[in-house]
């Protein structure tokens, strides 16, 4: 330079146009248990899904452009 793939809560990550709020696990708060810690049990908070922009009645999901890991090619 050229070709793929990934970017979604403080981490791991599902989700592959629709229906209501983006679902889980740890984590993190608060209450409950306990003498206390832990283990446990209950509840709650955190993502407008890298960023721009098209397409659509509707996008996280499809299209472009761009950044940023990552493999490959030269």
């Nucleotide at each position: 330079g050229c070709g793929g793939g990934c970017g979604u809560a403080g981490c791991u990550c599902a989700g592959c146009g629709g229906c209501c709020c983006a679902a889980a696990g740890c984590g993190c708060u608060g209450c409950c248990c306990u003498g206390u810690c832990a283990c446990g049990g209950c509840a709650g908070a955190g993502a407008u899904c890298g960023c721009c922009g098209g397409u659509u009645c509707a996008a996280a999901u499809c299209c472009g452009g761009u950044c940023g890991c990552c493999c490959g090619c030269g």
Model confidence (mean pLDDT): 81 of 100.
Transfer RNA from a Candidatus Wolfebacteria bacterium, 74 nucleotides, folded computationally.
It was read from a public genome assembly.
Rfam family: tRNA. The family's RNA type in Rfam is transfer RNA.